[in-house]
RNA sequence: GGGAGAAGGAGGACCGCUGACAGAGCUCGACUCUGAGGAAAGUCCCCUCUCCAUAGUGCAUGUGGCUUUCAGAAGAAAGAGAGCAGAGAUGAACUGGUAUUGGUAUAGAAACGAACGAUACAGGGUGUGUACAAUGACGUUGAAAGACCGAGAUUGCCUUGUUGUCGAUGAAACGAGCAACCCCACAGGAGCAAGUCCAAAUCGUCCCGUUGACGCUGCACGCCGAGGGACAGGUAGGAUGCAUAGUUGAAUGCGGUCACCGAAAGGGAACAGAAAGGGGCUUACUCCCUUCUCCC
RNA sequence: GGACGCAUAGUGUAGUUGGAUAUCACUCUAGCCUUCUAAGCUGGAAACCCGGGUUCGAAUCCUGGUGCGUCCG
Numbered sequence: 001g002g003g004a005g006a007a008g009g010a011g012g013a014c015c016g017c018u019g020a021c022a023g024a025g026c027u028c029g030a031c032u033c034u035g036a037g038g039a040a041a042g043u044c045c046c047c048u049c050u051c052c053a054u055a056g057u058g059c060a061u062g063u064g065g066c067u068u069u070c071a072g073a074a075g076a077a078a079g080a081g082a083g084c085a086g087a088g089a090u091g092a093a094c095u096g097g098u099a100u101u102g103g104u105a106u107a108g109a110a111a112c113g114a115a116c117g118a119u120a121c122a123g124g125g126u127g128u129g130u131a132c133a134a135u136g137a138c139g140u141u142g143a144a145a146g147a148c149c150g151a152g153a154u155u156g157c158c159u160u161g162u163u164g165u166c167g168a169u170g171a172a173a174c175g176a177g178c179a180a181c182c183c184c185a186c187a188g189g190a191g192c193a194a195g196u197c198c199a200a201a202u203c204g205u206c207c208c209g210u211u212g213a214c215g216c217u218g219c220a221c222g223c224c225g226a227g228g229g230a231c232a233g234g235u236a237g238g239a240u241g242c243a244u245a246g247u248u249g250a251a252u253g254c255g256g257u258c259a260c261c262g263a264a265a266g267g268g269a270a271c272a273g274a275a276a277g278g279g280g281c282u283u284a285c286u287c288c289c290u291u292c293u294c295c296c
Numbered sequence: 297g298g299a300c301g302c303a304u305a306g307u308g309u310a311g312u313u314g315g316a317u318a319u320c321a322c323u324c325u326a327g328c329c330u331u332c333u334a335a336g337c338u339g340g341a342a343a344c345c346c347g348g349g350u351u352c353g354a355a356u357c358c359u360g361g362u363g364c365g366u367c368c369g
Base pairs, nucleotide, nucleotide: 001296002295003294004293005292006291007290008289009288010286011285012258013257014256015255016254017253021035022034023033024032025031026029037271041282042281044280045279046278047277048276049191050190051189052188061187062186063185064184065183066079067078068077069076070075080095081094084091085090096182097181101179102178116167117166118165119164120162121161122160123159124158125157126156130153132152139148140147141146195240196239197238198237204231205230206229207228208227215223216222260267261266297368298367299366300365301364302363303362306322307321308320315352324340325339326338327337328336345361346360347359348358349357
C1' cells in the first nucleotide's frame, strides 16, 4: 500500500426544471413558509390516549427469573459463570430453588424413593475345614541372630450392625440435572378501522290533514289539491381525534453541482416510503469517517 | 393501518404434554398376471419453508427471516 472482515459514528448542502406535487398563511401575487427515516420496516414490547368490563378478598391461570446500578415501564450499562460459532477481531443466545410432587424412551442392578450385588471394619455363631501350633502359634522388641510371653492362630460359611467405596449401561448416576413442583415479581380485555360530534334516504312512535294540510316572501282573499310536522335511533356521508409533514386509493418528484473519497479517471450510493404520538427491541444497508483483526 | 393463522414427497393429508426407520391415499417406477391393455398382487423412489439456539436427542420447544391466507370500514 492492497484485499477480506468486525465494532462504533454518520447517512449532508445548494441550484435549476419552477408556476413539479401537496398543505398553511396572505397584502390574492405565477407571493411567503413548510414537507420521510435511521431504520418510517417487522408489529415483538412499554407508555400517553380512548371505549367496555371490574371495582373487596382468596384460588386458579398466564408471563418472566444470575448480581449491582439507572429508568415510571419496556429496557439499558457494567460485572460473574459455564459453554457455542469464528482463523482472529468479535458475535448472539443462556442463568431462581430441589424440603414436597412429577418425568428421563432404549440400555442398565438401579433413573431419582432407596433397594440389590460386591468389598472394608466390628460383634456373635458354627465346623468331620487347613501343607500352622507346647519340637512354642499369635504377639512384643530388635537391622539380624536372638530374647520375652505362653494357647491359640488362620481361613471358609451363616447372621447382625455401621459408615465409607465400587458396580460393565447410559447424555446423565446412592449423586446430579430438568419441570407442568416450590419461591419471588407482574398481569382485566380491546385497540385511532379505538372513540367523540353532526347528519340525508328508509324504517318506527306520536300529532295535524279533503270539515282542505303543505306551497304561492309576513297577513287577508284567491289559486292548487295530498301529504306535512315533531321525537328518538344514527345507516350513507361529513367533521374531529391529528401535531411547526400530516393531505385517507393519500403529496414529499426529476436533473445537475458541491461537500466527501481518490494521484487521476471516476465514484458521489445502498437499504428503504410517514398514517394518532412518544420510547425501546429486532431485522435490512454502506458513497463515507474512526478503531481493531487476519491475509498478501 | 390493526388483529390473527398456516407452511410435512409431484398433490391432498396424519403425526406437535420432545424419543418411530416420519403415516395413509392418488401419482411415478420395477416385477408378476394377461395374447396386449386396464384392473389386481408384490416391491421401490420421493418430503418436515430457511438460518441459529436449548436439549443426550427437535417435524414438535425458543428466536430471526421468507412465502401464503383470513377477519375488522